Overview:
Predicted 3D model of a 584-nucleotide part of an RNA (large-subunit ribosomal RNA, domain I) from an Aquificaceae bacterium. The full RNA is in RNAcentral, with records from ENA. The coordinates come from a structure-prediction model, not an experiment, and the mean pLDDT is 81.
Context: one part of a larger RNA
RNA sequence: GGUCCGGGGUGGAUGCCUCGGCUGCCCGAGGGGAUGAAGGGCGUGCUAAGCUGCGAUAAGCCGGGUGGAGGCGCAAAAAGCCGUUGAGGCCCGGAUGCCCGAAUGGGGAAACCCGGCAGGGCGUUGAGCCCUGUCAUCCGCGUAAGCGGAGCCAAUACGGGACGAAGUAAAACCUUCUAGUAGUCCCAGGAAAGGAAAUCAAACGAGACUCCCCGAGUAGCGGCGAGCGAAAGGGGACCAGCCCAAACUAUGCGGGUGCCAUGGUGGCAGCCUUAGCCCGCAUAGGGUUGCGGGACAUACACGGAGAGGUCUGCCAGCCUCUCAGGGAGUUACAAAACUGCCACUUAGCCGAAGUGAGCUGGAAUGCUCCGCCGUAGAGGGUGAAAGCCCCGUAGGCAAAAGGUGAGCAGUCUCCCGGGUGUAUGAUCCCAAGUACCACGGCCCCCGUGGAAGGUCGUGGGAAUCAGGGGGGACCUCCCUCCAAGGCUAAGUACUACGGGCAGACCGAUAGCGUAUAGUACCGCGAGGGAAAGGUGAAAAGAACCCCGGAAGGGGAGUGAAAUAGAACCUGAAACCCCGGAUCU
Numbered sequence: 001g002g003u004c005c006g007g008g009g010u011g012g013a014u015g016c017c018u019c020g021g022c023u024g025c026c027c028g029a030g031g032g033g034a035u036g037a038a039g040g041g042c043g044u045g046c047u048a049a050g051c052u053g054c055g056a057u058a059a060g061c062c063g064g065g066u067g068g069a070g071g072c073g074c075a076a077a078a079a080g081c082c083g084u085u086g087a088g089g090c091c092c093g094g095a096u097g098c099c100c101g102a103a104u105g106g107g108g109a110a111a112c113c114c115g116g117c118a119g120g121g122c123g124u125u126g127a128g129c130c131c132u133g134u135c136a137u138c139c140g141c142g143u144a145a146g147c148g149g150a151g152c153c154a155a156u157a158c159g160g161g162a163c164g165a166a167g168u169a170a171a172a173c174c175u176u177c178u179a180g181u182a183g184u185c186c187c188a189g190g191a192a193a194g195g196a197a198a199u200c201a202a203a204c205g206a207g208a209c210u211c212c213c214c215g216a217g218u219a220g221c222g223g224c225g226a227g228c229g230a231a232a233g234g235g236g237a238c239c240a241g242c243c244c245a246a247a248c249u250a251u252g253c254g255g256g257u258g259c260c261a262u263g264g265u266g267g268c269a270g271c272c273u274u275a276g277c278c279c280g281c282a283u284a285g286g287g288u289u290g291c292g293g294g295a296c297a298u299a300c301a302c303g304g305a306g307a308g309g310u311c312u313g314c315c316a317g318c319c320u321c322u323c324a325g326g327g328a329g330u331u332a333c334a335a336a337a338c339u340g341c342c343a344c345u346u347a348g349c350c351g352a353a354g355u356g357a358g359c360u361g362g363a364a365u366g367c368u369c370c371g372c373c374g375u376a377g378a379g380g381g382u383g384a385a386a387g388c389c390c391c392g393u394a395g396g397c398a399a400a401a402g403g404u405g406a407g408c409a410g411u412c413u414c415c416c417g418g419g420u421g422u423a424u425g426a427u428c429c430c431a432a433g434u435a436c437c438a439c440g441g442c443c444c445c446c447g448u449g450g451a452a453g454g455u456c457g458u459g460g461g462a463a464u465c466a467g468g469g470g471g472g473a474c475c476u477c478c479c480u481c482c483a484a485g486g487c488u489a490a491g492u493a494c495u496a497c498g499g500g501c502a503g504a505c506c507g508a509u510a511g512c513g514u515a516u517a518g519u520a521c522c523g524c525g526a527g528g529g530a531a532a533g534g535u536g537a538a539a540a541g542a543a544c545c546c547c548g549g550a551a552g553g554g555g556a557g558u559g560a561a562a563u564a565g566a567a568c569c570u571g572a573a574a575c576c577c578c579g580g581a582u583c584u
Base pairs, nucleotide, nucleotide: 001583002582003581004580005579006578007577008576009575015569016534017533020506021505022503023502024501025500026499027498028497029495030494031153032152039100040099041098042055043054044053050074051073061094062093063092064091065090066089070082071081072080105114106113107112115135116134117133118132119131120130121129122128137150138149139148140147141146158189159187160186161185162184163183169176173223199206200205210237211236212235213234214233220228221227241487242486243485248285249284250283251282252281253280254279255278256277257276261274263272264271265316266315267314268313269312270311290465292430293429294428295427296425297424298423299422300421301420302419304323305322306321307320308319309318310317325416326415327414328413329412337411338410339409340408341407342405343404344403345402346401348397349396350395354370356369357368358367359366371388372387373377379391380390381389436460437459438458439457440456441455442454443453446472467482468481469480470479471478521528522527541568544555545554546553547552
């Protein structure tokens, strides 16, 4: 020195564990903010730092509720203190809430500097200091004073809109594809968008929109390459339909024209008036349709009661109100609000049955024997493996205060409660720089093609029901539907946040980057970004003695175990050392 055996060290694999993570499902909730947010800075404890909480009233102050003997956060100890005179904790509400930050009196290199005005306080008048309130910009209304709103943040996940790539694919590449994707910007909502046919269909018919399955990788598009890719129809989820503009009427305002004729409902008689007409605007009534609808005129038919008004009287007509009754509403269809109840929610409460015997053990939840409960044998904990030890679980109960829900009732509001129907009428209306056409783009499965349809830009530019659009150039017939105004729940999407459940998901090099950390650290910066878990059932965390300066160790003691001793469960290998064997 090699090899082997044994022992130890180092090291931290492996096994077991889990306050952590991942994924999915179901509920809830889906916003916060000038009453100053989100996020920070700095403070705040008997406290050195960190986290958490809080804000100069600073791990807290006040009220209410719950609860019932302990408490003064993570976090121990000492000292001190509070409470059992209904405290702490928890829940609800309130007060306080420094400075920065949309940051908003002005400035600024965020957490700082400097003011104006009004009021108040300290100080001796003054100088000065302090406190409270107020002073940004934009938009709307308003002459103004003033009042109201916005700004910013959030998962910016889902949604709508505007702009809009490239790597890539085509085995090169230019049309094309990637893709209207990523990205940027704007605007929201709890969902958004869409939505009540100028839709489809096909000679039969359907009947808003949205979402899913099929139709179908079909019809099509396509350097007919790569590739892209419908719709009708069928089956389901859900279900809801409405309001205006216009004609016409009334009133008001403005303008024009213009006044011995007109108007005041009709008839007759009387009385009063100076208007009336045209145009525009506003408000109210009216009206909303496609077997066209409505207005107006005329005719016909039918038409509760009462009161009042309509210049007077009578009759008729018209208008308004009321009544029995009916219907609807806070979710579109007009617009809100209150009260009570109920349900849910934000603390909680009750909740069955073995301190059974014996055995092993440090310990019983294990084994044997004997019982019991069960609307509870989900789960977790307890010295090992517990229905009956503890927390819970099944089941049941609870809210002073806050929140949510229009679920129920009432108040309330609105509508109907008299106009309705039919016929006739080329009398009027039925959304205009619109439809449509041309040119230039884009969208649609459709790449300009025979290219309809939708939608923009430029130019031209209709009709009003005997009208207009569509049915894939275009024309005819036929069928179908009414554009150029608006609203609309549900079914659908998502998850920062609260709760519940589940896993042929992970188990500390895994699982989120984080068993907590966007920390340490790196970078001028945008940004990048770790490592790190486990004594024991219980600290019983080793009094005391010895060696040593200490670290560390040897005894003693604790413990079931100390080769469980804090560098602490298990403790593999590489690597190091000691002893023995053997070879050289």